[in-house]
RNA sequence: AGGGGAGUAGCUCAAUUGGUAGAGUGGCGGUCUCCAAAACCGUAGGUCGCAGGUUCGAGCCCUGUCUCCCCUG
Numbered sequence: 001a002g003g004g005g006a007g008u009a010g011c012u013c014a015a016u017u018g019g020u021a022g023a024g025u026g027g028c029g030g031u032c033u034c035c036a037a038a039a040c041c042g043u044a045g046g047u048c049g050c051a052g053g054u055u056c057g058a059g060c061c062c063u064g065u066c067u068c069c070c071c072u073g
Base pairs, nucleotide, nucleotide: 001072002071003070004069005068006067007066010025011024012023013022019056027043028042029041030040031039049065050064051063052062053061
């Protein structure tokens, strides 16, 4: 330098053909218990790496760019 993959909640990861952004875990509150753990119930938490474009509508499509991993030279 060229090619491919990944980036979404604190963490690990989903999201069908473009149509309300979710789960587990963790946090907080509650039930239970003598207390705690476990279990169960509830709740908060997001500029979908960043910047543009297409579209009525973008996590998803297009362009540029940043970080990490792999391959080629």
The RNA shown here (transfer RNA) has 73 nucleotides and comes from Aureispira sp. CCB-QB1.
The coordinates come from a structure-prediction model, not an experiment, and the mean pLDDT is 82.
The sequence was found in a public genome assembly.
It matches the Rfam family "tRNA". Rfam links the family to the GO term triplet codon-amino acid adaptor activity. Rfam describes the family as follows. Transfer RNA (tRNA) molecules are approximately 80 nucleotides in length. Rfam classes the family as a transfer RNA.